[in-house]
RNA sequence: CGAGCCGACCGGGUGAUCGCGGCGCUGAUUCCAUCGGCGUCGAGGAAAGUCCGGGCUCCACAGGGCAGGGUGGUGGGUAACGCCCACCCGGGGUAACCCGCGGGAAAGUGCCACAGAAAGCAAACCGCCGACGGCAACGUCGGUAAGGGUGAAACGGCGGUGUAAGAGACCACCAGCACCGCAGGUGACUGCGGUGGCUCGGCAAACCCCACCCGGAGCUAGACCAAGCGGAUCGCGAGAUCCAGGCAGGAGAGCGGCCCGCUCGCCAAUCCUGCUGGUAGGUCGCACGAGGCCAUCGGCAACGGUGGUCCCAGAGGGAUGAUCACCCCUCGCUCACGCGAGGACAGAACCCGGCUUACAGGUCGACUCGUCCG
Repeated sequence: CGAGCCGACCGGGUGAUCGCGGCGCUGAUUCCAUCGGCGUCGAGGAAAGUCCGGGCUCCACAGGGCAGGGUGGUGGGUAACGCCCACCCGGGGUAACCCGCGGGAAAGUGCCACAGAAAGCAAACCGCCGACGGCAACGUCGGUAAGGGUGAAACGGCGGUGUAAGAGACCACCAGCACCGCAGGUGACUGCGGUGGCUCGGCAAACCCCACCCGGAGCUAGACCAAGCGGAUCGCGAGAUCCAGGCAGGAGAGCGGCCCGCUCGCCAAUCCUGCUGGUAGGUCGCACGAGGCCAUCGGCAACGGUGGUCCCAGAGGGAUGAUCACCCCUCGCUCACGCGAGGACAGAACCCGGCUUACAGGUCGACUCGUCCG
C1' cells in the first nucleotide's frame, strides 16, 4: 500500500424569528375555568417485525397427571430465554474468522426417485476360473465379488501370501469401531499404549425414543370517581342509607383442552346463557427503572461487586414543526469565481432483556493474508 475478517461510533451542525407538549414558579384573581410571563426537559439504533423471554395487572388460594408445545454438545452469565460468553466436536476457508440440521439409527415404523444385478441384510449385468458338450462361435452347470459398468452412496484402504480364479481367507502397515489401561481437563472431550479380523449406508429440520422446560389472557390488562331509566330498607314528611339497569332461563360455574383434586354457589346481592336499555365522561395505571454515565476491583469473556454522579418524552385523534442565513458531506457543470441538485433507514404509546429485518454516506480500532521498503 492492497485485499479480507471482526467490533465500536456518527448519521447533519450553528444562529435568528414564529409556533407545539410535559413539569416547576408566577401574574391577571381569592378559587375554578381562561389568557399570559420565566425556566427547564422533549423520538430510535433500529422506535420496525410481533419472533422469543420477562416485569406488571386480572382470573385465583393454587396442586397432580395425560395430551399438546418448546429447547437439545459442555461449562458459565442473566430476572429469564429459543439470548449472550468461553470451550469441545463436525463442516467451510491459506488464515483471521464463519456456520451448526450438535442426545439416540442393534426399541420400533418409514423413506432413499431415476439409473443399476442389487440401495437393509441384500445382490451377479459385463467379466474371471473350473467341468461337460461343440470344428468354432457359443451353450449348460458350478465357483467368484479382486477388475469394469450404474449411481449421491454398492459391505474399509494399500502392498503381499494364497487360490483353479478370487475373497480379511491369511499377513504387515493404516483408518474406523469395541474393550482395557495411563495421562490431561470442572466437563463436553483430547492424547498415548495394549488386545481384537470386528469392518453391517444415509435421513430423526421423518414419525418416534430420551433429557430438560412450559397456567391463561392481556394496557381495549386493570383500579377509582361521577352519571344513569330503576329497586330495597328506615322515616309523618323533607330526606337518609344501601344495591347497581331491567326481563327470562339454569344449577351449576371457575381454574388453556381432558381427568383427578380444590374453591365459590345452589334461600338468587354468586356464576353462566339469551334478549333488551343506558353509559363510553373524568382520574389513575403512565415512567425512579432487573435505569444511564464515570471510576475501580474480580473474571479469558459474557458479566458481577463497590464508590460516585444524573433524572434523560409521557401524548391521549395523539406534541419537537415552518421560514431564513451560514457551515459540513456527495454528485454534475464551469478556465476560474461560482452555479445547480441531493444528504440514508425511518416516529415512542405500559415497560424492559434479546433476536431478525432496513439503512445513502462517513469515522475509529484489533486481527489475518499478499506485495514493497528499511

Predicted 3D model of a 374-nucleotide RNA (Bacterial RNase P class A) from an Actinomycetota bacterium. The organism belongs to Actinomycetota, within Bacteria. Its mean pLDDT, the model's own confidence on a scale to 100, is 76.